[in-house]
The RNA shown here (transfer RNA) has 83 nucleotides and comes from a Solirubrobacteraceae bacterium. The sequence is in RNAcentral, with records from ENA and MGnify. The prediction has a mean pLDDT of 81. Its Rfam family is "tRNA". Rfam links the family to the GO term triplet codon-amino acid adaptor activity. By type it is a transfer RNA. The organism belongs to Solirubrobacteraceae, within Bacteria.

């Protein structure tokens, strides 16, 4: 260089083109305990706001579409394959 498969929250890792992060782990508060595991219950992207609520967010740029994490097309990471 060619081909293939991937990049998504603090970590694994879902998600027919229609609420983004299910679903576990971790983390923080509560309940239980003498105290502690171990169970159980909230909460857990980012930024604004008192709060309702907003904006924004899938590797980066773009495009197509009423709608994109998903489909096009450039380009960056990384594994496999190959000569």
């Nucleotide at each position: 260089g060619c081909g293939g498969c991937g990049g998504u929250g603090g970590u694994g890792g879902a998600a027919c083109g229609g609420u983004a992060g299910a679903c576990a782990c971790g983390a923080u508060g509560g309940a239980u305990u003498c105290a502690a595991a171990a169970u159980c219950c909230a909460u857990u992207g980012g930024c604004c706001g008192a709060g309702a609520g907003g904006c924004c967010g899938u590797g980066a740029g773009g495009g197509u579409u009423c709608g994109a994490a998903u489909c096009c097309c450039u380009c960056c990471c990384g594994c496999c394959g190959u000569a």